This is a predicted structure of an 89-nucleotide RNA (Glycine riboswitch aptamer) from Allolucifera butyrica.
The RNAcentral record of the sequence draws on Rfam.
Its Rfam family is "Glycine riboswitch aptamer". Rfam links the family to the GO term glycine biosynthetic process.
[in-house]
RNA sequence: ACGGUACUCUGGAGAGACCCGCAAGGGCGCCGAAGGGGCAAUAUAGCGCAGAACGCUAUUAAAUCUCUCAGGCAAAAGGACAGAGACGC
Repeated sequence: ACGGUACUCUGGAGAGACCCGCAAGGGCGCCGAAGGGGCAAUAUAGCGCAGAACGCUAUUAAAUCUCUCAGGCAAAAGGACAGAGACGC
C1' cells in the first nucleotide's frame, strides 16, 4: 500500500397509526436491507465408460436471489449498503 474489523458524521427502502380486549395479551393481513437458514456455476474425490467427452453419487460453493426463524409494518429507534473523516486493532 491492500484487505478485514472497530469508532464518528452523512445518506439509507419496504410493509396495517389494522381488529378484539380494562389490562396482560390475543387475532388476521403484510415487509426484507440487523442477524440466521437454503440453492448455482465452479472445484475435488469416487464409480460407470475405449475416452481428458458424457452420466451418476458425495463434498466445496455466493448474493441485493430465496425462506420469513428472528426482526420489522405512524413517528422515534433500528437498518443491508454507500460516501467522508480519523488512523485504533